[in-house]
RNA sequence: GGGGCCGUAAGGUAACCUGGUAUCCUGCAAGCUUGGGGUGCUUGUUAUCUGAGUUCAAAUCUCGGCGGCCCCA
Numbered sequence: 001g002g003g004g005c006c007g008u009a010a011g012g013u014a015a016c017c018u019g020g021u022a023u024c025c026u027g028c029a030a031g032c033u034u035g036g037g038g039u040g041c042u043u044g045u046u047a048u049c050u051g052a053g054u055u056c057a058a059a060u061c062u063c064g065g066c067g068g069c070c071c072c073a
Base pairs, nucleotide, nucleotide: 001072002071003070004069005068006067007066010026011025012024020056027045028044029043030042031041032040049065050064051063052062053061
């Protein structure tokens, strides 16, 4: 220098192809349960890397930027 893949809560992950309420697990907080703790149950809690475009509507499609990984040179 060229090419490919990826970026979503505190951690992990689904939804992307085929645009329409962002899922689940763990964590954390509160409550119930217990003599107390653990377990279990209920409720709550924070997220789409960034900018622009298309669209009634973008995590999703298009383009640029940033970051990570891989291959070629």
This is a predicted structure of a 73-nucleotide RNA (transfer RNA) from a Microcaldota archaeon. The prediction has a mean pLDDT of 81. RNAcentral records the identical sequence in 3 taxa.